Predicted 3D model of a 344-nucleotide part of an RNA (small-subunit ribosomal RNA, central domain) from Gongora gibba. RNAcentral holds the full RNA, with entries from SILVA. The organism belongs to Gongora, within Eukaryota. Rfam family: Bacterial small subunit ribosomal RNA.
[in-house]
Context: one part of a larger RNA
RNA sequence: CUGGGUGUAAAGGGCACAUAUGUAGUGAAUCGAGUUUCAAGUUAAAGUCGCCAAAAAUUGGCAAAAUUCUCUCAAAAACAAUUCACUUGAGUGAGACAAAGGAGAGUGGAAUUUCAUGUGUAGAGAUGAAAUAUGUAGAUGUAUGAAGGAAUGCCAAAAUAAAAGGCAACUCUCUAAGUGUCUACCGACAGUAGGGUGUAAAAUCAUGGGGAGCAAACAGGAUUAGAUACCCUGGUAGUCCAUGUCAUAAAUGAUGAGUGUUUGCCCUUGGUCUAUGUGGAUUGGUGGCCUAACUAAAGCAUGAAGCACUCAGCUUGGGGUGCACGGUUGUAAGAUUGAAACUC
Repeated sequence: CUGGGUGUAAAGGGCACAUAUGUAGUGAAUCGAGUUUCAAGUUAAAGUCGCCAAAAAUUGGCAAAAUUCUCUCAAAAACAAUUCACUUGAGUGAGACAAAGGAGAGUGGAAUUUCAUGUGUAGAGAUGAAAUAUGUAGAUGUAUGAAGGAAUGCCAAAAUAAAAGGCAACUCUCUAAGUGUCUACCGACAGUAGGGUGUAAAAUCAUGGGGAGCAAACAGGAUUAGAUACCCUGGUAGUCCAUGUCAUAAAUGAUGAGUGUUUGCCCUUGGUCUAUGUGGAUUGGUGGCCUAACUAAAGCAUGAAGCACUCAGCUUGGGGUGCACGGUUGUAAGAUUGAAACUC
């Protein structure tokens, strides 16, 4: 490689868009090469099989069969091409609807901290217990005012919308996507996707701002045999903003995308129809049980891990190793691709 697999045993790419190749709706006509079948022709002689004669024989006679082949003829199914047509896949429109979808700008209140002023007096803070740090140079507390930054209480839910990452105060502007209903238009325009392009938490890096709280590093106090920790007092990068960089996460549903199909029950969140029955019908999402089936089992079960199809990724004993070397990429840190010897 094959075969078999890929939620938890090795294995699902972080996610999307999309090129090549491979894959793909319905009907009709024409045409093409091959396949299969019916018919026709051919398949010399000898030989072979069968029958007859014969006592027998390597004898004589008669009749038959056969693959194959054919610019002969007809038919069937599938496939390729071309043309015409169709509507149920895909898309567009009309008129509705729901939403923390995204970007930018502005505004608000609660709280922490700091500062100013008044009041007021000896503690306050912290812990398992303490101490460091703090306070008579007036703290903690309390009242009023100001400054500044970050996060947005209740509502809030198994809820909503989003490709994933991720998304929650309020208002405005711009903007993407979605779901019902009507069937008006279009007429296969589709699905997947190596390479490619874009996007991608946190931390990191670069430049310039900002800095309330929190807090790697660091300092001190405890604990301890020790304590480079857990606990406490402080505290700088960072966390925030703008523009770039990086490209990784248990980037998880540990479950690739798409399509068709297959028991029932109960919530929840949108739309439509029905119309009052604490309802019914239908459709899109999000959840909880369960039949068959599947599974090593636990489980999964119309949001499948069932039954099938299409395309692409990945896996092949443990360690060595996600290491070495080389390539690509990055300012760097690193990322990506990725062996072997040896060993059990």